[in-house]
Bacterial large signal recognition particle RNA from a Planctomycetota bacterium, 265 nucleotides, folded computationally. Lineage of the source: Bacteria > Pseudomonadati > Planctomycetota.

RNA sequence: CCGUGCAGCCGGGACGCUGGAGGUGUCCUGCACCCGAAAUCCUCCACAAUGCGGGGGUGAUGCUGCGCCGAGGGUCGGCGAUCCUGGAUCGGCGUGCGCCCAGACGGUGUUGACGAGCGGGUCCCAGGCAACGAGGGACUGUGAACCUGGUCAGGCCCUGACGGGAGCAGCCAUAAGCAGCCCCCCUCGGGUGCUCUGGGGGUGCCCGUUCUGAGCCGGAGGGGUUCACGCUCCCAUGUGAGCUGAUUCGACGCGCGGCGCACGG
Numbered sequence: 001c002c003g004u005g006c007a008g009c010c011g012g013g014a015c016g017c018u019g020g021a022g023g024u025g026u027c028c029u030g031c032a033c034c035c036g037a038a039a040u041c042c043u044c045c046a047c048a049a050u051g052c053g054g055g056g057g058u059g060a061u062g063c064u065g066c067g068c069c070g071a072g073g074g075u076c077g078g079c080g081a082u083c084c085u086g087g088a089u090c091g092g093c094g095u096g097c098g099c100c101c102a103g104a105c106g107g108u109g110u111u112g113a114c115g116a117g118c119g120g121g122u123c124c125c126a127g128g129c130a131a132c133g134a135g136g137g138a139c140u141g142u143g144a145a146c147c148u149g150g151u152c153a154g155g156c157c158c159u160g161a162c163g164g165g166a167g168c169a170g171c172c173a174u175a176a177g178c179a180g181c182c183c184c185c186c187u188c189g190g191g192u193g194c195u196c197u198g199g200g201g202g203u204g205c206c207c208g209u210u211c212u213g214a215g216c217c218g219g220a221g222g223g224g225u226u227c228a229c230g231c232u233c234c235c236a237u238g239u240g241a242g243c244u245g246a247u248u249c250g251a252c253g254c255g256c257g258g259c260g261c262a263c264g265g
Base pairs, nucleotide, nucleotide: 001265002264003263004262005261006260008058009057010056011029012028013027014026015025019045020044021043022042023041033055034054035053036052062259063258064257065256066255067254068253072249073248074247075246076245077244078243079242083238085236086235087234091232092231093230094229095228096227098225099224100223101222105218106217107216108215115211116210117209118208119207120206121205122204123200124199125198126197127196128195129193130192132189133188134187135186136185137184139180140179141178142177148173149172150171151170156165157164158163
């Protein structure tokens, strides 16, 4: 110097987790194998921890040290929109109830508003009356083979006869019962009443009358005001996107430098 084979390499980083470290997890980079298990987890270990198990590719413009750049992440601090909760009602805004004021409009009013007096009703109690309901009576009809009445044919009995007697059917009238009943009488009843009498009660509403003499009522709107409530201004704790300062880690990339073992010729 050349050749062969092997080491080597087939991603890295931040966060999280961990006693610590690697992986599975989340994220940022970037292009750099495959399969299996892996978060109440899988594998390691003390001056260390080069993931575990199985398979494959490359044989090297690859590995490594230092520096620069810098995606992105962590930590600490400052500012901080937003939002929750609690508070305070000085102010502002809005809503609502109440009260007050004036006018317009509508209705009504000298055929008398509002108001006042008197009386009455509505209300309560008592007693009547009427209606209604129920019941009873009266009335009408029907209604007893015999054990209801009257009259009693026939037949039966008594009598010398005249006559008399009991008495079935029939007829008439009725008892109990059954039915009807516009009206009539009596009793009872109460969520009945364009009824009455008396007593009570009361100014709510209605009616009448007397006095007085011009307003009265209504809804919407306007103004004022007390109070209540809500929002905001204000205070406090917390949350906190985002911006910013410091610090730290840091991929890819760039620059400089370094680079193993064995065998053969």
Annotation:
It matches the Rfam family "Bacterial large signal recognition particle RNA". Rfam classes the family as a non-coding RNA gene. Clan: SRP clan. The model forms 90% of the base pairs in the Rfam consensus. Its mean pLDDT, the model's own confidence on a scale to 100, is 78.